[in-house]
Predicted 3D model of an 84-nucleotide RNA (c-di-GMP-I riboswitch aptamer) from Roseimaritima multifibrata. The coordinates come from a structure-prediction model, not an experiment, and the mean pLDDT is 83. The sequence is in RNAcentral, with records from Rfam.
RNA sequence: UUGAAAAAGGCAAACCGAUCGCAAGGUCGGGGCGCAAAGCUGCGGGUGCAAUUUCUUCGGGAAUUGGAUCGCCGGGCUGCCAAG
Numbered sequence: 001u002u003g004a005a006a007a008a009g010g011c012a013a014a015c016c017g018a019u020c021g022c023a024a025g026g027u028c029g030g031g032g033c034g035c036a037a038a039g040c041u042g043c044g045g046g047u048g049c050a051a052u053u054u055c056u057u058c059g060g061g062a063a064u065u066g067g068a069u070c071g072c073c074g075g076g077c078u079g080c081c082a083a084g
Stems, first nucleotide, its partner, number of pairs: 001083003010035002015030006033071001039077003043074003046069002049066002053063003
């Protein structure tokens, strides 16, 4: 640098149950669509959420702010096996 084959293993979408959260969504168990970083990191962009605060034409409509997503893309850090 690469991921065609092999091997040792790993992770776990939808959905279901429990639980936490206003929500997005998180955690645990089942499950297994997929994944060579589907390991870690909200750093940049995107997406989606709105209890609280402010504005409002009173329509979650807008702003601030906060929180969510790394299995949306990019960046940073680290790493198994094999080949070169």